[in-house]
RNA sequence: GGGCGGUUAGCUCAGGGGUAGAGCCCUCGUUUUACAUGCGAGUUGCCGCGGGUUCGAAUCCCGCACCGCCCA
Numbered sequence: 001g002g003g004c005g006g007u008u009a010g011c012u013c014a015g016g017g018g019u020a021g022a023g024c025c026c027u028c029g030u031u032u033u034a035c036a037u038g039c040g041a042g043u044u045g046c047c048g049c050g051g052g053u054u055c056g057a058a059u060c061c062c063g064c065a066c067c068g069c070c071c072a
Stems, first nucleotide, its partner, number of pairs: 001071007010024004018055001026042005048064005
């Protein structure tokens, strides 16, 4: 230098045009002498950055940044 994949909640990951979700974590309640477990409720996001297309973009297109793999 070229090719491919990835970037979404504190962590691991879904979601591929029409309200952004799950599990774990965390907080509160309940159960216990207490802890753990179980059960119930709740909090958590400029969807990497900039631009474009569209009535509407996390999602499609272009560029850039970062991470990983391959080729040279």